[in-house]
RNA sequence: AGAUUAGAGUUGAUCCUGGCUCAGAGCAAACGCUGGCGGCGUGCCUAAUACAUGCAAGUCGAACGGGGAAGUACCUUCGGGUAUUGUACUAGUGGCGUACGGGUGAGUAACACGUGGAUAAUCUUCCUUCAGGUGGGGAAUAACCAAUCGAAAGAUUGGCUAAUACCGCAUAAGACCACAAUCUCUACGGAGAAAGGGGUUAAAGGCUUCGGCCGUCUGAAGAUGAGUCUGCGUCCGAUUAGCUAGUUAGUGAGGUAAUAGCUUACCAAGGCGACGAUCGGUAGCUGGUCUGAGAGGAUGAUCAGCCACACUGGGACUGAGACACGGCCCAGACUCCUACGGGAGGCAGCAGUAGGGAAUAUUGCACAAUGGACGAAAGUCUGAUGCAGCGACGCCGCGUGAGUGAUGAAGGCCUUCGGGUUGUAAAGCUCUGUUCUCAGGGAAUAAAAAAAUGAAGGUACCUGAGGAGAAAGGACCGGCUAACUUCGUGCCAGCAGCCGCGGUAAGACGAGGGGUCCAAGCGUUGCUCGGAAUCAUUGGGCGUAAAGCGAGUGUAGGUGGCUUUGUAAGUCAGGAGUGAAAGCCCUGGGCCUAACCCAGGAAGUGCUUUUGAUACUGCGAAGCUUGAAUGUGGGAGAGGAUCGUGGAAUUCCAGGUGUAGUGGUGAAAUACGUAGAUAUCUGGAGGAACACCGAUGGCGAAGGCGGCGAUCUGGCCCAACAUUGACACUGAGACUCGAAAGCGCGGGGAUCAAACAGGAUUAGAUACCCUGGUAGUCCGCGCCGUAAACGAUGGAUACUUGGUGUUGGAGGUAUUGACCCCUUCAGUGCCGAAGCAAACGCGUUAAGUAUCCCGCCUGGGAAGUACGGCCGCAAGGUUAAAACUCAAAGAAAUUGACGGGGGCCCGCACAAGCGGUGGAGCAUGUGGUUCAAUUCGAUGCAACGCGAAGAACCUUACCUGGGUUUGACAUGGAUUGGAAGGAUGGCAGAGAUGCCUCCGCCCGAAAGGGUCGAUUCACAGGUGCUGCAUGGCUGUCGUCAGCUCGUGUCGUGAGAUGUUGGGUUAAGUCCCGCAACGAGCGCAACCCCUGUGUUUAGUUGCCAGCAUUCAGUUGGGCACUCUAAACAGACUGCCGACGUUAAGUCGGAGGAAGGUGGGGAUGACGUCAAGUCCUCAUGGCCUUUAUAUCCAGGGCUACACACGUGCUACAAUGGUGAGUACAAAGGGUUGCAAAACUGCGAAGUGAAGCUAAUCCCAAAAAACUCAUCUAAGUUCGGAUUGGAGUCUGAAACUCGACUCCAUGAAGCUGGAAUCGCUAGUAAUCGCGGAUCAGAACGCCGCGGUGAAUACGUUCCCGGGCCUUGUACACACCGCCCGUCACAUCACGAAAGUGGACUGCACUAGAAGCCGGCGUGCCAACCGCAAGGGGGUAGCCGUCCAAGGUAUGGUUCAUGAUUGGGGUGAAGUCGUAACAAGGUAGCCGUA
Repeated sequence: AGAUUAGAGUUGAUCCUGGCUCAGAGCAAACGCUGGCGGCGUGCCUAAUACAUGCAAGUCGAACGGGGAAGUACCUUCGGGUAUUGUACUAGUGGCGUACGGGUGAGUAACACGUGGAUAAUCUUCCUUCAGGUGGGGAAUAACCAAUCGAAAGAUUGGCUAAUACCGCAUAAGACCACAAUCUCUACGGAGAAAGGGGUUAAAGGCUUCGGCCGUCUGAAGAUGAGUCUGCGUCCGAUUAGCUAGUUAGUGAGGUAAUAGCUUACCAAGGCGACGAUCGGUAGCUGGUCUGAGAGGAUGAUCAGCCACACUGGGACUGAGACACGGCCCAGACUCCUACGGGAGGCAGCAGUAGGGAAUAUUGCACAAUGGACGAAAGUCUGAUGCAGCGACGCCGCGUGAGUGAUGAAGGCCUUCGGGUUGUAAAGCUCUGUUCUCAGGGAAUAAAAAAAUGAAGGUACCUGAGGAGAAAGGACCGGCUAACUUCGUGCCAGCAGCCGCGGUAAGACGAGGGGUCCAAGCGUUGCUCGGAAUCAUUGGGCGUAAAGCGAGUGUAGGUGGCUUUGUAAGUCAGGAGUGAAAGCCCUGGGCCUAACCCAGGAAGUGCUUUUGAUACUGCGAAGCUUGAAUGUGGGAGAGGAUCGUGGAAUUCCAGGUGUAGUGGUGAAAUACGUAGAUAUCUGGAGGAACACCGAUGGCGAAGGCGGCGAUCUGGCCCAACAUUGACACUGAGACUCGAAAGCGCGGGGAUCAAACAGGAUUAGAUACCCUGGUAGUCCGCGCCGUAAACGAUGGAUACUUGGUGUUGGAGGUAUUGACCCCUUCAGUGCCGAAGCAAACGCGUUAAGUAUCCCGCCUGGGAAGUACGGCCGCAAGGUUAAAACUCAAAGAAAUUGACGGGGGCCCGCACAAGCGGUGGAGCAUGUGGUUCAAUUCGAUGCAACGCGAAGAACCUUACCUGGGUUUGACAUGGAUUGGAAGGAUGGCAGAGAUGCCUCCGCCCGAAAGGGUCGAUUCACAGGUGCUGCAUGGCUGUCGUCAGCUCGUGUCGUGAGAUGUUGGGUUAAGUCCCGCAACGAGCGCAACCCCUGUGUUUAGUUGCCAGCAUUCAGUUGGGCACUCUAAACAGACUGCCGACGUUAAGUCGGAGGAAGGUGGGGAUGACGUCAAGUCCUCAUGGCCUUUAUAUCCAGGGCUACACACGUGCUACAAUGGUGAGUACAAAGGGUUGCAAAACUGCGAAGUGAAGCUAAUCCCAAAAAACUCAUCUAAGUUCGGAUUGGAGUCUGAAACUCGACUCCAUGAAGCUGGAAUCGCUAGUAAUCGCGGAUCAGAACGCCGCGGUGAAUACGUUCCCGGGCCUUGUACACACCGCCCGUCACAUCACGAAAGUGGACUGCACUAGAAGCCGGCGUGCCAACCGCAAGGGGGUAGCCGUCCAAGGUAUGGUUCAUGAUUGGGGUGAAGUCGUAACAAGGUAGCCGUA
């Protein structure tokens, strides 16, 4: 100085674990849409696939022979010749270069690369410096000429010739080779240095202005480049564990520039490997690049260093350098030419082509610059390079205009219709000129004497003119994540990174408007890092989430007590070398800026080396005793093994007694028993297990171990001393032990008991229950090696407050006695401090604080499975994946709900009673069916005498038919006409309605106003849909006692506490206690009716006394009844008992009433997407000559049937007839209607009275009294039907009620089942009212008469509180498992089949090096010659590529069939698990 910290989705909610996904940065990218300019970069990641065409390495005439134009001079027969410069140029000989530059990344896991060293084990053309030399000869050969062969490529033969080509000779050293006086060291084997003399070895010339220059040879040194060796570093797999014969070492020889098994002969038997050899897979390595806070992770394009390769494989030659990209030979594949005989080729150089692919450029210009090759130089060559072209492929810069402009224009979109928004945005006005177009000018790059030289390029740049003119898109807008509305669509079409949207009101699909974010780009896809502390060194975990091996012994390894001393490996500090350049970072500079480029610095955490330090670790030495071990003396114990032995019980056998059952279960049956069971007694047999003691007691490493005794034996504890002297801890592999089940062989077999059989249960019952019963259970020997083998907690050591039990020792005090008490060591339990933990919990026996070592984990499923290996007789065990699939799976705790869990409590819930329903007939509602329509809704309780307090028309919503279309109804605008309107008129018609006729013409002076009709435009209308878009209202749990809040406290949190507990209550009612204290909605009370009384008031009410009447009729009175207003009264207030001295309960007194006196109204938070769009209101959708509206008729009243709710009955507690009493509460002017008369009656006539304590409806009925009926389908019962009527109403056919006469059905008390009711109640009796023209057995009220029973809370149903379990939360009508069937996906097995790679054995043997032969051939040297020396063609041999044969291994693909697995719509069968899941569940095994 800079940098680092985020979130969403598992749940009803919470906390945690844990995975998946996104937001960031980057890219040699690609794709979609779009696209103005410039600068700088960058561009086949795939087929190291195949390549047409052109170019990419030549140069030197001052090395050489030859050829040779033009020019000049001379000659000329004018054809030309000669000479000359032998100049430009040139095939060939020769030299140098071609091993650089350029490309690619196939191979390679390696000294290939990186880094640091070594080379005393080496080479180095050209270049530089130094020392020295360059004498004198020889023989050939290409070119060329001639001939021949061939299609061609080319070749052969003969002849001529030169050199800086080739070959001898000479000279020669400090070069090379051997020898070596002498000296030094020694491990006595040897090693090193060295005077000296001896031997071997070289060359080329060219040019010249004659000064010299260039070249050449030898040696030394430098520089550069290269070779080799080496420490360290460098991917994955152990389901690759053993590999290796030239292999490891040595000696001799060979070989190389050089070391070396590099090669060969011999000898030895080594070498490598768990610190991962070998094998398999993948890969060029690095500087760097991307990311990241960093540590790391990923990567290795462009640039730079190294390596490897050049069609595939092999090989050498030349050379300083190659086993050689644009060289050679051979083999192979491919392509091309061919006269078929034979030849040619290698773009992974630059362009370019085809192919592949999602995808990657021009067959461009120039050597002007930089660099390279050759040359003395001029110069030539250079697809290196410099430039240009193409591509938004990337980075950077610029622009697409600026100012002003509100009638907030038009248009679009939205709208609550007011407006808002697009939006100063546009238009308009005033400007500017970057880019652009045109014109004019015009560079730097070019220099280290001068001149010449520019591909880019008339480019950059400058000036002028023109002109807002030519230049904006992409993605997104549900949350994460910045940005919102309308329409369309209707689980369709579609979206989606994750969660998830879409089933008629979609901010998530598509479109429009608007907005957000970026911008010449924007998105998508792919890949990398990040986030991910999600492999954790920094920086994670393992009781229950994934994770401690079942346990021990112990090897390697890791770690290790105290003291002293040495050393200096680790460690620390300083110095030196290196860590290429570029890049990153900092500073400065150059292009207008930036990107980009240049210079300097820093950094490069590394390696090497050197000097020093010595605390710690290591190593060496010497000690110590506290860790560990041994010895001595005691002690406890179901520790182990073996051998004996005991009693109880079960079963069986024999016998006795004895008789009909026993046994078993929820109940039964099978079974046993009259052939004598069970029961009981005696005796016997046999096997297995060991009651009581017995205990969160003991022992053991774990598994595990239990009668008693003996023998053998392991470990542990305590006490005090002695000894050894760190001998310790852990422990990968390894080895041992290891319940039950199971396996093998042999025994044994009482009980129990898989399989099996029978009986039950059941829809079934291959189960649970019962009766039997075999393996097995027991023993010996041998296997198996697993368990929920659990404390779900590895071992060791140390430290860190305590309390209280218990087991085994020791000590102290005090004692008759350790009986108690105290201390201490070792175990084993409980509770708890701190601390830890997600919580639960753990807590000196840690899950606390630390150290060491081992094992294990990394989302769920697939799967502890497949394949492979190892083990096993088998069963199987162990080690242990992937494809595919999901967005979760999971832990703990919380609140609910639920339980065929528990506890407490309540309710006509049961029980105890009374009366019903269910059977009959009828009424009424519903379902179903029918119909043109039988309108619609309500459907368990909580629909069904419900909406409907009343369908003949109307109602009416339904059906048929006939009409109307601004409409039956509302408001407004425009135009127009007339006031409006009336008729008891006529005609047609079913009517609605239509036509005709008659009458009528508003106010105001006017302007105009009011009103009505017609036409028209907005609109009306809808009982059409959605109650799952809603309001309101209602039902239900339930008149159940609950539901919450504030503050405080506890908890990380959801939440808890309060509200739980002990009592009590009808009550969360009250009291007490309590980290709670208070409060709210509910409960109760306040309100109404009723029960008693008082006061007040007496008309229409009442009448005690007085008078009066048929009569409270009248006078009178207001005492009483009654009416209706106010008040009183009841509060556990008083007494006693119980209770905690409380709340309260029980009993009593008084009182009209006693503990809420009785009844009503009153319905908490909420539940049921409960009911209602057809009461009303209302969003949206639909309809508009119809789904609106009017009218007539029909239907809602149908009828094989089923159900609900009622009425009437079945009779004598009754029916019938006659007579006589006693209510309450209501209603009445469109009304109630008296009296009187008529009718058998319903009713009719009639009209008094009454707007009501006055009059009327109005008779109350059961009851009571008398009479009759006499047990029957009746004098019960009244359905049904016939006839005749009454009333209402336009109208009683479909389809009203009532009356009279006649008819007289079913029915004789009701199966399973089920309902109501606890006192003025049930039951029974009548009366009234609403609706209503008429039409109740329904509904709502009223009074009369008036019971029975409740032991009690076991059970059924519902509810409340507490607690418990839970895998449920749509909440048990929950969740959820497996087979089967169908579809689909990936995988395994499989007779085999096909490829790829590879091992071993044998065969084969091109080219070539090397070796041998070389009688064929040959110029240089020797020799007079013959010949020799030397060379060479050829042949042979070793090695060896391709190829071939046989046999293995690994791997990939495929395969009839087969196996399990995953996923799929509401398939089939059951119900295994979750609650005690209805048989507790789970683990191992059969």
A computed fold for a 1486-nucleotide RNA from an uncultured bacterium, annotated as small-subunit ribosomal RNA. Its mean pLDDT, the model's own confidence on a scale to 100, is 83. RNAcentral holds the sequence, with entries from Greengenes.